[in-house]
Molecule: RNase P RNA; transfer RNA
Organism: Rhizomicrobium sp.
RNA sequence: UCAGAUGGCCGGAUGGCCGCGGCUCCUUGCGCGAGCAGGGGGUCGAGGAAAGUCCGGGCUCCACGGAGAACACGGUGCCGGCUAACGGCCGGCGGGGGCGACCCCAGGGACAGCGCCACAGAAAUGAUACCGCCUAAGACCCUAAAGGUCCGGCAAGGUUGAAAUGGUGCGGUAAGAGCGCACCGCGUCUUCGGCGACGAAGGCGGCACGGCAAGCCCCACCGGGAGCAAGACCAAAUAGGGACGGCACGUGAUCGGUUUUCCGGAUCGCCGUCCGGGUAGGUCGCGCGAGGUGUGCAGCAAUGCACAUCCCAGAGGAAUGGCCAUCGCUCCGUCUACGGACGAAGCACAGAACCCGGCUUACAGGCCAUCUGACGCA
RNA sequence: GCGCCCUUCGUCUAUCGGUUAGGACUCAGGAUUUUCAUUCCUGCAAGAGGGGUUCGACUCCCCUAGGGCGCGCCA
Repeated sequence: UCAGAUGGCCGGAUGGCCGCGGCUCCUUGCGCGAGCAGGGGGUCGAGGAAAGUCCGGGCUCCACGGAGAACACGGUGCCGGCUAACGGCCGGCGGGGGCGACCCCAGGGACAGCGCCACAGAAAUGAUACCGCCUAAGACCCUAAAGGUCCGGCAAGGUUGAAAUGGUGCGGUAAGAGCGCACCGCGUCUUCGGCGACGAAGGCGGCACGGCAAGCCCCACCGGGAGCAAGACCAAAUAGGGACGGCACGUGAUCGGUUUUCCGGAUCGCCGUCCGGGUAGGUCGCGCGAGGUGUGCAGCAAUGCACAUCCCAGAGGAAUGGCCAUCGCUCCGUCUACGGACGAAGCACAGAACCCGGCUUACAGGCCAUCUGACGCA
Repeated sequence: GCGCCCUUCGUCUAUCGGUUAGGACUCAGGAUUUUCAUUCCUGCAAGAGGGGUUCGACUCCCCUAGGGCGCGCCA
């Protein structure tokens, strides 16, 4: 210098004028008053994703309040840690990819059972014998040898496929074969290291154990349901109505997926669905929070603790915008003395609606730190 | 705002993870007819987009896009 990897940050800046929303203070006019209509000052006013609603919680209700068991349903899935919790994050292990920095993995179980493996192929899971290899032993033809036939032996090689039941080499044999041996792979046992996933060494076994669980399933763990249109209070208005279903006149019945046990409750015309009627008002919930920033300590890290400091949108179909000037960046045009100058246009994705922790998706352009490879120079 | 569901030829729909995704209507061409209609024959035409699991995906899983439905309070 070029090409990359990882982590983090910003995402137009400054000033002026006008405008919008919340809170607060002052004030004018009208009104007996509640209040109504204005004016001015101060202060605050979108995001890293506010988004998708894919997970996890807080909060609120469901008078099933608490404890337990079984079944069903849904979810998660290597190990250890973090956390309020998680399918998140951090650190490891194993496998795969890359020259490398580094990246990717729904990564438990296929000797609990069931199921599937199309086409092709000899054979697809109780594996098999199409082509092929062999004629040692046995029988026959033959005087005998050679040769041939029968009875047979084999799985090395070929062919199919995504996948063919260990691989390479040497020996062995009629031909072959873990048939024997060495190394590698696999299984199993012991010892050692590690909290553990797992790793290393040694012994034994001649190989027996194909794939799919994002098919059913098994194992372990987790989960009651609904959601701020939750819910509470006030006000207004109406026909306080109808149909169907369930259980009931109480030693009984009903009560958060089902059944059941124990303790304790609620209700006695109650519950559910549908149709019809009325009303589209106000206040709270509603922003001090698993909060932000900085420093220190513990830890490899995620994170935790301590101290200091700050208060930081909130309303309702919903405010956060416009213009001007200067600067920054991008593109275009003209001129050029190649250093630039002038003119014009544009500035990503998007936009709070109860709140928080994550994930995922969208995003013009730019900055910082650490690291890797190649080339060049010293 | 919250909850739930769906996406296959132009339209309506089938399809146990396994040949070239089947059918009806429409459309195009041909036959029949003097001509048109009817009828018959032939043909065109599709898995919303991306990624993963698998030998193999319309089908199983994840993300995104588009579309649809329901939900206020009172008695």